The part of an RNA shown here (small-subunit ribosomal RNA, 5' domain) has 544 nucleotides and comes from an uncultured Bacteroidota bacterium. Rfam family: Bacterial small subunit ribosomal RNA.

[in-house]
Context: one part of a larger RNA
């Protein structure tokens, strides 16, 4: 001297921009943070209103019935989604992670593009009724029923798996042409009457046609998976280490190599180029210093990787071994009818507890983006806004120009003249950034969606007209008032810019280092005066 997610003391006007539990990967009341699709499927309420309706009345009105609410809630089957967004940094010194690469050892739902096809049948279940058990959580029987749910057949455009011949290639293997065996499906919406069946004014569908879906191959796209060379803190007061251990051969398992695994065989495999072990830690683009080399750091924003009460465990699935998902245990915490259950904020607010410390139980889905859905559109604490903290950076104000009797009062010397505060004030002319009031501001963010008309070809382009804004009545603009609403903090022995007097007397203090104070302290404590920086200003803590 620079710098911080910083605190602390003393102040604090205002605006834009970021950042904001670094400690207890302690423990959590409350609400929210993941759905969506009726264009996949059967069922399907009620409140609450109407009635040429009946009955009935205390004339209000009840009660039944029907009709509208409404094929709508809400629950069920199924889909697809919950493996993504978001949170942490506890683990890990490892192919975790950064870097170059490999995989002839591999997989990939949605999404492009492309080829074939999408036949025929079957059983059943939930919701629902009834009926049981329990205190609940939540079960159990029995009957009924759909489906893009579930089985099975049939077909093979081809895949895949034996095999038989060629060709290629050093080889693993590639490929061509044959036999063989295994493997597929779902429907659903809109439109139309040429054809084909009903029907004959016309509709209808098993017809035609289209969109959206399904199967079964190819390809791409992008995400992963696995290997591997190099790189990654200290510690030898850690010197030997290891039994699936290293290798092989067989099988198993996996999307895939592989001791991953399980059985036999061998007897090896790693170390001073520091194994093992012990400690500490996420890594990395970057970040702060530095002139650099280089030290140090890994909030924030990005990319990996790990973890979700702790510790196993698998299941569904393209993918998890799954933060708001399942089972087992285990510490806690809450219900209980004492048999039994419930839960998992390292999501966003928020409590508590630690702490020197770190915000609001806000606001909309209007921009981006996600996820379901033909779409309208639902959802979305991602996201975008706003709250709150001088916590960081930047900007801007606290007035500006004149003004000397250099008033007053201070303060200081003193030979009583004087010096200092200080053009500062007063006074006068101006000016309104800020400030308050008042209007005015649908602005910029908007491209889209839904409608409708043109073009070519269902899409797509274009046009017109309508509609969508949290922030926000915000930003910014005008007016009108009036110097008005705005300065502090450290320091003044030297390093080190800046000095004088009181008061105290190794006292009381002071201090980064060198020292300072014992009667004239420029170093303690107060003035007055300067000096630095200033809405800041010191301290302290790190790091360079």
């Nucleotide at each position: 001297g620079a710098a911080u997610g910083a605190a602390c003391g003393c102040u604090g006007g205002c605006g834009g921009c970021g950042u904001g539990c670094u400690u207890a990967a302690c423990a959590c009341a409350u609400g929210c943070a993941a759905g969506u699709c009726g264009a996949a499927c059967g069922a399907g309420a009620a409140a609450g209103g109407c009635u040429u309706u009946a009955c009935u009345u205390u004339c209000g009105g009840g009660u039944a019935a029907g009709c509208c609410g409404a094929g709508u809630a809400a629950a069920g089957u199924g889909g697809c989604g919950u493996a993504c967004g978001g949170g942490u940094g506890a683990g890990u010194a490892a192919c975790g992670c950064g870097u170059a690469g490999g995989c002839a050892a591999c997989c990939c739902a949605c999404c492009c593009u492309u080829g074939u096809g999408u036949u025929c049948g079957g059983g059943a279940u939930a919701a629902c009724a009834c009926u049981u058990c329990g205190a609940a959580a939540g079960g159990g029987g029995u009957g009924c029923u759909a489906a893009u749910a579930c089985c099975g057949g049939a077909u093979g455009u081809g895949a895949c798996g034996g095999u038989u011949a060629g060709a290629c290639g050093g080889g693993a293997g590639u490929u061509u042409a044959g036999c063989u065996g295994u493997c597929a499906a779902a429907g659903g919406g809109g439109g139309c009457c040429u054809c084909u069946g009903u029907a004959c004014a016309u509709a209808c569908a098993a017809g035609c046609u289209u969109c959206c879906g399904c199967a079964c191959g190819a390809g791409g796209a992008g995400g992963g998976g696995c290997c591997u060379g190099c790189g990654u803190c200290c510690u030898a007061u850690c010197a030997g280490c290891u039994g699936g251990u290293u290798g092989g051969u067989a099988g198993g398992g996996u999307a895939a190599c592989g001791g991953c695994c399980u059985a036999c065989c061998a007897a090896g495999g790693c170390g001073a180029c520091g194994a093992c072990g012990g400690g500490u830690a996420g890594c990395u683009g970057g970040u702060c210093u530095g002139a650099g080399a280089g030290g140090a750091u890994g909030a924030u924003c990005a990319g990996c990787c790990a973890c979700a009460c702790u510790g196993g465990c698998a299941c569904u699935g393209g993918a998890a071994c799954a933060c708001g998902g399942a089972c087992c245990a285990g510490a806690c915490u809450c219900c209980u009818a004492c048999g039994g259950g419930a839960g998992g904020c390292a999501g966003c607010a928020g409590u508590g507890a630690g702490g020197a410390a770190u915000a609001u139980u806000g606001g909309u889905c209007a921009a981006u983006g996600g996820g379901c859905g033909g779409a309208a559109g639902c959802c979305u604490g991602a996201a975008c806004c706003a709250g709150c903290c001088a916590u960081c950076c930047c900007g801007c104000g606290u007035g500006a120009a004149g003004g000397a009797a250099g008033a007053c009062g201070g303060c200081c010397c003193u030979a009583c003249g004087g010096g200092u505060u200080g053009u500062a004030a007063a006074c006068u002319u101006c000016u309104u950034u800020u400030c308050u009031g008042c209007a005015g501001g649908a602005a910029u963010a908007a491209a889209g969606u839904g409608g409708u008309c043109u073009a070519c070809g269902u899409g797509u382009a274009g046009g017109c007209a309508u509609u969508u804004g949290c922030a926000g009545g915000u930003a910014c603009u005008g007016c009108a008032g009036g110097a008005a609403u705005a300065a502090g903090c450290a320091u003044c022995g030297g390093c080190u810019a800046a000095c004088u007097c009181c008061g105290u007397g190794c006292c009381a203090g002071c201090a980064g280092c060198c020292g300072c104070g014992g009667u004239a302290a420029u170093a303690c404590g107060g003035a007055g005066g300067a000096u630095g920086c200033g809405a800041g200003c010191g301290u302290u803590a790190u790091c360079c």